RNA sequence: AACGAACGCUGGCGGCGUGGAUUAGGCAUGCAAGUCGAACGAGAUUUUCAGUUCUUUUUCCCUUCGGGGAAAAAUGCUGGAAUGAGAGUGGCGAACGGGUGAGUAAUGCUUGGGUAAUUUACCUUUAAGUUGGGGAUAGCCCUUCGAAAGGAGGGGUAAUACCGAAUGUGAUUAUUUUACGCAUGUAGAAUUGUUUAAAGGUGGGGAUCCUUCGGGACCUGCCGUUUAAAGAUAAGCCCAUGUCCUAUCAGCUUGUUGGUGAGGUAAUGGCUCACCAAGGCAAAGACGGGUAGCUGGUCUGAGAGGAUGGUCAGCCACACUGGGACUGAGACACUGCCCAGACUCCUACGGGAGGCUGCAGUCGAGAAUCAUUCGCAAUGCGCGAAAGCGUGACGAUGCGACGCCGCGUGGAGGAUGAAGGCCUUCGGGUCGUAAACUCCUGUCAUGAGGGAACAAUGAUUAGUAGGCUAAUACCCUAUUGAAGUGAUAGUACCUCAAGAGGAAGCCACGGCUAACUCUGUGCCAGCAGCCGCGGUAAUACAGAGGUGGCAAGCGUUGUUCGGAUUUACUGGGCGUAAAGGGUGCGUAGGCGGCGUUAUAUGUCGGAUGUGAAAGCUCACUGCUCAACAGUGGAACGGCAUUCGAAACUGUAGUGCUAGAGUACAGGAGGGGAGAGCGGAAUUCUCGGUGUAGCGGUGAAAUGCGUAGAUAUCGAGAAGAAGGCCGGUGGCGAGAGCGGCUCUCUGGACUGAUACUGACGCUGAGGCACGAAAGCUGGGGGAGCGAACAGGAUUAGAUACCCUGGUAGUCCCAGCCGUAAACGUUGUGUACUUGGUAUAGGGAGAUUGUCCCUCUCUGUGCCGGAGCUAACGCAUUAAGUACACCGCCUGGGGAGUACGGCCGCAAGGCUAAAACUCAAAGGAAUUGACGGGGGCCCGCACAAGCGGUGGAGCAUGUGGCUUAAUUCGAUGCAACGCGAAGAACCUUACCUGGGCUUGACAUGCAGGUGGUACAACCUCGAAAGGGGAAGGACCCCGCAAGGGGAGCUUGCACAGGUGCUGCAUGGCUGUCGUCAGCUCGUGCCGUGAGGUGUUGGGUUAAGUCCCGCAACGAGCGCAACCCUUAUGGCUAGUUGCCACCUUCACAGAAAUGUGAGGCGCACUCUAGUCAGACUGCCCCGGUUAACGGGGAGGAAGGUGGGGAUGACGUCAAGUCAGUAUGGUCCUUAUGUCCAGGGCUGCACACGUGCUACAAUGGGCGGUACAGAGGGAAGCAAAACUGCGAAGUUGAGCAAAUCCUAAAAACCGUCCUCAGUUCGGAUUGGAGUCUGCAACUCGACUCCAUGAAGUUGGAAUCGCUAGUAAAGACGUAUCAGCUACGACGUCUUGAAUACGUUCCCGGGCCUUGUACACACCGCCCGUCACAUCACGAAAGUCGACUGCACCCGAAGUCGCUAGGCUAACCCUAACCUCGGUUAAGGAGGCAGGUGCCGAAGGUGUGGUUGAUGAUUGGGAUG
Repeated sequence: AACGAACGCUGGCGGCGUGGAUUAGGCAUGCAAGUCGAACGAGAUUUUCAGUUCUUUUUCCCUUCGGGGAAAAAUGCUGGAAUGAGAGUGGCGAACGGGUGAGUAAUGCUUGGGUAAUUUACCUUUAAGUUGGGGAUAGCCCUUCGAAAGGAGGGGUAAUACCGAAUGUGAUUAUUUUACGCAUGUAGAAUUGUUUAAAGGUGGGGAUCCUUCGGGACCUGCCGUUUAAAGAUAAGCCCAUGUCCUAUCAGCUUGUUGGUGAGGUAAUGGCUCACCAAGGCAAAGACGGGUAGCUGGUCUGAGAGGAUGGUCAGCCACACUGGGACUGAGACACUGCCCAGACUCCUACGGGAGGCUGCAGUCGAGAAUCAUUCGCAAUGCGCGAAAGCGUGACGAUGCGACGCCGCGUGGAGGAUGAAGGCCUUCGGGUCGUAAACUCCUGUCAUGAGGGAACAAUGAUUAGUAGGCUAAUACCCUAUUGAAGUGAUAGUACCUCAAGAGGAAGCCACGGCUAACUCUGUGCCAGCAGCCGCGGUAAUACAGAGGUGGCAAGCGUUGUUCGGAUUUACUGGGCGUAAAGGGUGCGUAGGCGGCGUUAUAUGUCGGAUGUGAAAGCUCACUGCUCAACAGUGGAACGGCAUUCGAAACUGUAGUGCUAGAGUACAGGAGGGGAGAGCGGAAUUCUCGGUGUAGCGGUGAAAUGCGUAGAUAUCGAGAAGAAGGCCGGUGGCGAGAGCGGCUCUCUGGACUGAUACUGACGCUGAGGCACGAAAGCUGGGGGAGCGAACAGGAUUAGAUACCCUGGUAGUCCCAGCCGUAAACGUUGUGUACUUGGUAUAGGGAGAUUGUCCCUCUCUGUGCCGGAGCUAACGCAUUAAGUACACCGCCUGGGGAGUACGGCCGCAAGGCUAAAACUCAAAGGAAUUGACGGGGGCCCGCACAAGCGGUGGAGCAUGUGGCUUAAUUCGAUGCAACGCGAAGAACCUUACCUGGGCUUGACAUGCAGGUGGUACAACCUCGAAAGGGGAAGGACCCCGCAAGGGGAGCUUGCACAGGUGCUGCAUGGCUGUCGUCAGCUCGUGCCGUGAGGUGUUGGGUUAAGUCCCGCAACGAGCGCAACCCUUAUGGCUAGUUGCCACCUUCACAGAAAUGUGAGGCGCACUCUAGUCAGACUGCCCCGGUUAACGGGGAGGAAGGUGGGGAUGACGUCAAGUCAGUAUGGUCCUUAUGUCCAGGGCUGCACACGUGCUACAAUGGGCGGUACAGAGGGAAGCAAAACUGCGAAGUUGAGCAAAUCCUAAAAACCGUCCUCAGUUCGGAUUGGAGUCUGCAACUCGACUCCAUGAAGUUGGAAUCGCUAGUAAAGACGUAUCAGCUACGACGUCUUGAAUACGUUCCCGGGCCUUGUACACACCGCCCGUCACAUCACGAAAGUCGACUGCACCCGAAGUCGCUAGGCUAACCCUAACCUCGGUUAAGGAGGCAGGUGCCGAAGGUGUGGUUGAUGAUUGGGAUG
C1' cells in the first nucleotide's frame, strides 16, 4: 500500500459497486423451457344462426272433464358457424442461457500454426426439383390388472409421422485423362456404366374447365421440403511453445514403440483387433508422490520480480456417487433414459418416487456473507408467417459502513477572557471565541406541491415510391403520419414552508511516531509491534484534564507484496563472520587461439498477420462534482510468416603457429615398487669379574636384587627405527617420502632445433589414490604402549607422576574412507611498482668452476599501489579480469531422526522437521581480571623493639532478656563510634496520670478593667484541676472614650528525634598524599578510539632531560602557608640579672645566699629579615636530566612536622546536628508530669587499663619540664583529720597570683615465693557534689587478698627525638564511670642483607568466551514440572498396485426352430379390384460371446492416527 474480509466501539444522507472464501454437506416450498392450430385428428366450454316440438312452463281454443289441439318461450335435441381449455400425434427448441471449481500437472489452459485427415441444424447466395402411391398408429371408445406409479387386450382414425416406386440438375463409385502440389495426394474433364431425393401448408385472382356446390383444376405470392455447390457461424482432431513443489520418487513401459492388414469414426491415429519386429521414454528429470481449474487480469514494486486468479470476460471440467449408451446437426445430456450404490420420502409391504454446484429460502458447520420481493417496460434468447407466449437470463427494488466516491452535522461577530473542569511556583495558566449573547444562511433530513428521460421497433390503420405478377388482388422493401405500450415510480429532479432546529466518534500521546500533565496503584493490578515499562514522586498500567491524528468512521486481528541487495537476472558471497569438495584422472555438459570461403542457427532491420472485449493509460465527452460510464487513440514488452544484412556467435570447408604436444641433449631430487646388505642403540640368553643395593621421584613407594641384581667384559639371538649430514633445503596431486647398493618405473626443470597443427581449459555423475585409529585371516613381536593391575598424590583422583603390562604399533593379503585431510585460501590463463634470501639449470663477463650481471623454474621473508569490516593479503594475491566446478543463506535442535546406498562390524555418505531463542558470530577498541611477563614503590615482607590473642577490671558491640532495655554506625573504611561526660534533666524508649489553637510562631474575627498577674486554700506523686483576698501597664484625649499589650473564644494553622540517606542539599569516610585524571588544535583510524600520557634515562612524584605527529594547556605533584632547628635587627614588661651597684644574713676572708637598683648583655618573648639553591669541587652519566662523594654550613639534597586530598569509585555514612521534596499522625506518632529504662546477663567479639615482678616493689632523701586552665573560678600559706577532705582565706580576670610533675638519681629493706608481686572481689567506716547517690556517682581509710608465674592458632604498631617508658594539662562537667579523646613535655633505643615470597598500589606489555568487569562467566549429571519429536509388540483408517472370482445396464458380434402391417413372388376365390393362404426379403423378442461398473477374496506399496514402554531434545 492492498483485501469478496472478520472482531471491538461508534453510526446522519446519497451515488456507484459488491456480498456463502468453510461442508462439491443435507434439503421443505414456489418458480427457473417452452412454443407452433399457417403440420394433424379429435374436441370440453361459451356465444350465435337455422330446424324440430319428443320434454317442461305460460297463454289461447275445444272438451265426453279422462283429455285433445294451436302458438310462444326456455331447456334439451339435430345441423352449421365462431371460440378454443386440457391432453395427444408431428415440427423446432430443450447441447443455449444460468451455477460451481470437486476433479485435472495435462485428454487442460496460453500463444502461434496445420487439417491435402473433418463435420456444421437454423441463416445467406447460387443451380435444379417437389411426380405418383401405400400400410399403420397415438389421442378417442370398450374390456381389464394394480394401493399407487403405471400397464395389458380389443375396435376405429389424421398428418409436413412412417414406407415403397418414378425422375437425376447433381452427388457417389469405377475407368480414362489434364494440370498442380506438401510424402500420403489435391483440383478439374470425359464415359448407353453403378448407387441415390422430396411434404406439404397458407393468402390472392379473373377468363376457361370440372364439381358431391363446400370447392377443385389453372395463374400467382409467401412459408416449408429435397439434391448439390459456396459462404458465414460453431465444433472435432493434430503440432510447436510456456505452464507449481518434491531425487529422502531413478529407472518406467507389453497395446507398450513401430510395421502390414482389417474394423471403427464426421475425421487422422494402437482408437480396436490379428500377425510381425523389439522397440519407446528418462538427469534438459521419465515414472511416482503432494498441491492446484487455466487465462485476460488483480495487488504490490522504481523496475526486474513476488503473490494471487473473488466480481466481469475467454476456455475447460462437473451436475447425489460410479458405469453406460439412446435420440439428435450437435450430448454420452444440471431440472432426458438404463443399471449399480449411498441417502431421503410414499406404501395396502406386493412395489414405487427423488436429486437446488439455477433464483429465493431452510438446517448444519463456521470468525463470517443478503429478499422464500417486483417486472418481462428495456436488452437478449427459444418457438411462431405474425400478433404473441415463455424466460429467477436480464431489468429493478430491498438488506449489510463490506468497499470506493460525494455531502452534511452550520456561518460571521462576540472578552470583566463568565461559570465549571484541570493544572499551579498560588502570581496565574489552560479548555477558549470555545460557550452564553447578537446577526445571518438553508445543503441533507422533515412537510406540502409539481414532476421526467429510459419508448422505439413490431403489428394495425391512412398515404407515397419501388419490386413480384396477366393483375391497379395479394405479398415484399423503403419512407411519412395516427392511436397505443413503464416493473423501477409519484422515484430522480424542480419549487415552496419552518427552524440551528434532527445528525461525531474512534485511536493515540516513552523512542521508532505527530501529540503532556495531575491523581490512583506500588514487579501488584496491568501494558507491550520491537526496544521495553510497573518494586511510593510511572509523560509507558488505570482514570481525568489537555493535546495530536483520522473522520461516518476509527482501531485490532488475519493475509499478500514492499522495505529485504535477507536467494542477489537487474543485484550477494565463501583466509578468520555461514560457505572451497581430502587429492587427482576423466565422461556428459559449459567455455575456447590467428586467417579465409560459404551458410544464415542465434543476432540486427523492414513489412504483413495475430496478440478478443473489458481492464491499465492518454484525450474528449455524459451524470451539478467525483466515484462511475461513453467514444476514439496508444499500449499489449509476445508469437508466426516473409524480405533483407553478415560484424560477432554457431555450422561446413580450407589454411597458420604464438596455446597444447612429440622427438633430441643435459643435470637435480628422502618421487614410487621390489630384492639384497650394513652399523650404532635397546632388550633377552649364556659365560666371566664383582657385592649390596638397584631403580624411580618434587619427595616416596610399588618393582628388581644374597636363588647374586645394578655395574662391567666377552659371545650369541631377535625385532624395530634410521644419529651426524639436516636447512623457513629437496621431491610428490594430495595423503606423504630420510642408512647403503642393485633392478624396474612416474613426473618436473633447462637448452637448442625439427615436427603435429587447436589436438585446449574446467569438469555434474563416474573411477582411482587417500594419515592415524579400527576390522578379517596369517605371520612377527626388541622397544614403546590404549585397556588392566599395583604404588603415590589428593577431601576424593576411575587423572596428571612412578613400577609393570595386553591389544596395537611391524610384514603379507583384504576391508574401512575419515582428520584442525589447514595456506582453514578450488583449478586454469593473462595482466599489474619493488627489495632481499635460498634450491635446480642456462647465458654473459672473467685467467678462473670465486665474486658479479642477465634469464627460466621452484621455495621463503619484507613491503608499494590496489583490495579488505578490520586483522591482514600483496607477481606463490585475499589486486585487475575471463572460463568452469563445488559450497553458503540467523543460533540451537543437528551433521541428528526417518528413508535410501555403502560396510563384516565400528560406522560412513546423503539429509530434514516439530519445538525453542533474540540473538549466535567476526575483527578491532577501552577497561577490568590472570595461581601471564617485565619495571618500580609502600613498616608490604624481611631485620628489630614493644604489644594484642590467655588473667582481672573498664568500655563498646552482638546475642539473650525485658513493659522498655530509644535510635543510628556493620569487612578493611562499625564496635573507648554519634556520646567534649544517661542518678532527675538530658531522653528520643516503657508504665501511669493530664492538656487539645496546644510547650513554641504568625495572621484574622469576636469578647474582656475586677482584665493580666496572683498571696493563700483545696484534690493530687507531680503536671494539672477547682476556689480566691489583692490587683496593674503603654499611646491619643480635658473628659467620656478609642487604640495597643496581656488574657480568653473561634478559624487559619502550629508541632512530630514518625518513614524514605535508594528522592536530595550540605558535610564526611575510603582507595590515597597513590601519581595520576583530562582538554584544545593538529595528525592517524570507516568507527569505537588512538596519539599527546608510549619509548631511553631519572625522580618521592606525568619530577625533570633526551627522543618522537605532535604542539600546547588545565586539575593534581612540587612550591607559595603555619610550626620547628641557626643567626642578624627592632622591642624590653609581668621576662632576664652578665657587668656595675644598694641592703640583709652567713663567713676570718675569698665568696655565697636572699631582696632591690641600674641595665637589656644573655636566656626568653614576638615582629621582621637572612639562610639551602645540587649554588661550589671531584667522579659517573648522552656535553642532558640526574646520581655518588666532598667542602663550607645551625641545617644538604622535598632538613623534621602540619595544613593542603585531582578525575572519580563504593546508590559508602548521615532525614537523630541543621536544611529539604514526597508521604503519614492531628483530643495524637503532638505536648506536660511522676516513676522506671538506656547500667538488665548462661555467652561471643573488638578496644583499652592493671599486672604477672628484682631493668622490680616498699620506705626515706633529692632534682629537672612544656603546654594549658582559672571569677557561681584557680586557690597559696596556716590550722584540723591517718586520709578523702574541712575551716579560714593572701594573691590573681593572669609572661606578675594560683594549679603542679613523674620516671630518673642517692640510700636502705625485700631475694624469686602466688611473694613486701598482683590488686579484683567483698565487709565495715567515711568524705564530696547535688532537691535527690536504692536501682545507679566518684573518692578516702581499715579489713579482705581472686585470677594471674609472659599467654595456642593467629594477629597489630613502629625506621629517630621515632618506638618504648614516665608523668602533666585541657574540653565536656554540679558531680562522675576519663583506664576514653585531644594535647604537652621528660628519659630515650634497636634494626633494615635485600625485594624471592605475603598484602596493597603505579607504569608498560600479553591472553580473555569477563564489562553489575574473577565475589565474573560458565559445563555436565541427578531431582521435579511442562512441551514438541523419534523408536516400539501391535491396533485402527485413507489412497493405490497386482492376481483371481462374480458380473448389472449397454454397444458390438453370433444365433434366432419363436414373433412380424407396408416390399417381392406363387396359388385360390370373387363384384377385376380386392380378399385369403403359403413362401421370400427385411426387422424383432429371446438366447449366447467379448468388454464391462459396483461388489468379493488374497497379497503388496504409500500415507495418517494411536500405543505399555523407551530415547535423546527444549524451557523453567
RNAcentral holds the sequence, with entries from ENA and SILVA. A computed fold for a 1516-nucleotide RNA from an uncultured bacterium, annotated as small-subunit ribosomal RNA. Its Rfam family is "Bacterial small subunit ribosomal RNA". Its family is annotated with ribosome and structural constituent of ribosome in the Gene Ontology. Its mean pLDDT, the model's own confidence on a scale to 100, is 82.